[in-house]
Context: one part of a larger RNA
RNA sequence: CUGGGCUUAAAGGGUGCGUAGGCGGUCUGGCAAGUUGGGUGUGAAAUACCUCGGCUCAACCGAGGAACUGCGCCCAAAACUGCCAGGCUGGAGGGAGACAUAGGUGUGCGGAACUUAGGGUGGAGUGGUGAAAUGCGUUGAGAUCCUAGGGAACACCAGUAGCGAAAGCGGCACACUGGGUCUCUUCUGACGCUGAUGCACGAAAGCCAGGGGAGCGAAGAGGAUUAGAUACCCCGGUAGUCCUGGCCCUAAACGAUGAGUGCUUGGUGUGGCGGGUAUCGAUCCCCGCCGUGCCGGAGCUAACGCGUUAAGCACUCCGCCUGGGGAGUACGGUCGCAAGGCUGAAACUC
Numbered sequence: 001c002u003g004g005g006c007u008u009a010a011a012g013g014g015u016g017c018g019u020a021g022g023c024g025g026u027c028u029g030g031c032a033a034g035u036u037g038g039g040u041g042u043g044a045a046a047u048a049c050c051u052c053g054g055c056u057c058a059a060c061c062g063a064g065g066a067a068c069u070g071c072g073c074c075c076a077a078a079a080c081u082g083c084c085a086g087g088c089u090g091g092a093g094g095g096a097g098a099c100a101u102a103g104g105u106g107u108g109c110g111g112a113a114c115u116u117a118g119g120g121u122g123g124a125g126u127g128g129u130g131a132a133a134u135g136c137g138u139u140g141a142g143a144u145c146c147u148a149g150g151g152a153a154c155a156c157c158a159g160u161a162g163c164g165a166a167a168g169c170g171g172c173a174c175a176c177u178g179g180g181u182c183u184c185u186u187c188u189g190a191c192g193c194u195g196a197u198g199c200a201c202g203a204a205a206g207c208c209a210g211g212g213g214a215g216c217g218a219a220g221a222g223g224a225u226u227a228g229a230u231a232c233c234c235c236g237g238u239a240g241u242c243c244u245g246g247c248c249c250u251a252a253a254c255g256a257u258g259a260g261u262g263c264u265u266g267g268u269g270u271g272g273c274g275g276g277u278a279u280c281g282a283u284c285c286c287c288g289c290c291g292u293g294c295c296g297g298a299g300c301u302a303a304c305g306c307g308u309u310a311a312g313c314a315c316u317c318c319g320c321c322u323g324g325g326g327a328g329u330a331c332g333g334u335c336g337c338a339a340g341g342c343u344g345a346a347a348c349u350c
Stems, first nucleotide, its partner, number of pairs: 004321003008303001012318001014201004021194003025088007033081002035077008049065006091191001092188003095184005103177007110154001114150008125136002162169002206247006215241002222234002258317006266295011299306002323350003332343004
């Protein structure tokens, strides 16, 4: 390199946008670069191949042929690819109308619980556990009532439900804002798909600066347990968790399943929209489109299983794999304040 692969064996990039590139619907006309056919020139000799011949054979050598699968030029063809020109509407997009939604950002508001402070009642315990103890409490705890403050999270609704590219999103209201679906078939007329580099987003933890700090709680500390107990259990508790601005860029970032398009028996739920029948209307019933579950057919699969939301049948583009360990290490480069990230070996060994 070819070939083979990537749910679970090694292997889908965390996700999107998008540059170059690759690939690209349908009709007509043209060109003839690719493509195809014919001709011609060249493709040194030797080697390799075929035939014949010379050394007694062979190796070796001589002769002829074919070959040298290539390249240049000329002529021709126009189906396919390409290019040029002109059309089309099914792909894609725009418009109009309607709808669903924890999609995002900001501001304000709310109640329950918790905790703290003050006050009232009250008077010995409370708390915690397997059992205890540390802890708290006559300087009046715990309990209970009132008042005030504070921070964080939003019970029920809540769903195999919804939205988002992913990360993720859940009290209420308002403002700004993104995407989606359906209906009309009104407009544009291939404007498309993918996407190396790049750019943006990216849970938690962590970092910098400034705030905030109720609860929880790494570290550190105490009480237990235990042979020990640097743990599991308990009492407390600092960073952190929260907010603003700036970094970090990782994950079992998972559906362990890249994106797009087309095709291929069914059954049963559920969310959104539209239509039909009936109806005063709603619900029911039937149909279509979009999404989301389950079960299963063919087919696929090593099996488990997947099965119109494919892991089936095909095509296009990107990423990735090539025995285990060494090792996601070393070195170099690059990014970062750091922690570290990205890229990423070899010796050796089994």
Small-subunit ribosomal RNA, central domain from an uncultured soil bacterium, 350 nucleotides, folded computationally. The full RNA is in RNAcentral, with records from SILVA.